Context: one part of a larger RNA
RNA sequence: UGACGGGGGCCCGCACAAGCGGUGGAGCAUGUGGUUCAAUUCGACGCAAUGCGAAGAAUCUUACCUGGGCUUGAACUGUGGUGGAAGCAAGCAGAGAUGUUUGUGUCUCGUAAGAGACUGCCACAGAGGUGCUGUAAGGCUGUCGUCAGCUCGUGUCGUGAGAUGUUGGGUUAAGUCCCGCAACGAGCGCAACCCUUGUCCUUAGUUGCUAACAGGUAAAGCUGAGAACCCUAAGGAGACUGCUGGUGAUAAACCGGAGGAAGGUGGGGAUGACGUCAAGUCCUUAUGGCCUUUAUGUCCAGGGCUACACACGUGCUAUAAUGGGCGGUAUAAAGAGUUGCAAACCCGUGAGGGGGAGCUAAUCUCAAAAAACCGUUUUCAGUUUGGAUUGCAGUCUGUAAUUUGACUGCAUGAAGCUGGAAUCACUAGUAAUCGCGGAUUAGUAUGCCGCGGUGAAUAUGUUCCCGGGCCUUGUAUA
Repeated sequence: UGACGGGGGCCCGCACAAGCGGUGGAGCAUGUGGUUCAAUUCGACGCAAUGCGAAGAAUCUUACCUGGGCUUGAACUGUGGUGGAAGCAAGCAGAGAUGUUUGUGUCUCGUAAGAGACUGCCACAGAGGUGCUGUAAGGCUGUCGUCAGCUCGUGUCGUGAGAUGUUGGGUUAAGUCCCGCAACGAGCGCAACCCUUGUCCUUAGUUGCUAACAGGUAAAGCUGAGAACCCUAAGGAGACUGCUGGUGAUAAACCGGAGGAAGGUGGGGAUGACGUCAAGUCCUUAUGGCCUUUAUGUCCAGGGCUACACACGUGCUAUAAUGGGCGGUAUAAAGAGUUGCAAACCCGUGAGGGGGAGCUAAUCUCAAAAAACCGUUUUCAGUUUGGAUUGCAGUCUGUAAUUUGACUGCAUGAAGCUGGAAUCACUAGUAAUCGCGGAUUAGUAUGCCGCGGUGAAUAUGUUCCCGGGCCUUGUAUA
């Protein structure tokens, strides 16, 4: 000087408390451990591994296993020799890779010697490696933590390590600002500048809008028209403790008030200081070293990554009447669409099929649910709850759904009646609940990333638990 303390003081955070809904019990989905296996490829392991890499394992992917092949190789850069244009089509053998045979084809330049592109074979320099080392380094990332800290120059103090500044009194979300002070300044962080959302104005008016006028319909911005409104998207305005009362040290600031769409950082996002964990990644890529080179490389078929006495994590569906089922009916936002989205209409109980208008999209399409209404269930049942599991019959994608896809119909109808110890998230358009979209994909979503609809309760407070910041003190710690 740090670090640590079941030392002290001050302060903060969904840290506790106050609430609300979960997890832990059930079934299933998914990841992991374990076990099994020829193989169940590899990595990740407290928070900060475990719906993680993987935004999508039937083949491919694929790295694993078994078997069948190749050895200058499937791809790449060249050199020498030698042959042939390259290519295309077909037959046979084979699980295929591949092998073999036949046919076809006879390129460009040319000084007519040959050269070139592509390609077979031989030789060589070398390729290749998801092999090892993340404890050799780079790059990228997690984490403490969006916590308020981390430092430097000059000066001063100290023999020195170092100190001071950065401590103190207030204040703040903040090392934020004010005052004081042997310090005076500065840098990286904080804040602001950026995006979005909330109000208004100007400009613009189609594919969006429809108040007035006219037409028109069963209804409808449907049509003429309009530029008001909504909206779209450019540019501005607006919020700064600016004004005001009080408190305060005449400060910074705090508590109230006015005006205002918004009030004290308005809400949300992006943004992550010096560093810590030899944290993670050599399986993204790149890379040092080591190892391998008829194999640890590479091609192919099949299998495996999906196994299953069990244990854990994360989720989904439930356990019902604030519910279940039936019927007609209403209302979003943000997205996606030519490899596509697909309307009307017809067929099918349905998944879906036929059909193909329109749309490279404010034009067309995908396309809402909970809610509300009507009547049903009628008193608490393993039920008109719950839907696992299983049987049969189908649909779709794809060369192919047996291992191993999703969905539909009929039948079947398991556990489960609110969950022990323990434990998690959340402070407002939040929790809870309801559906919708997208990426990845041929197909496969309860995951992930977004979007809107409905829409709460509670916060007296800081004694305690956890984490963190500042000052101070002790130390058998570095």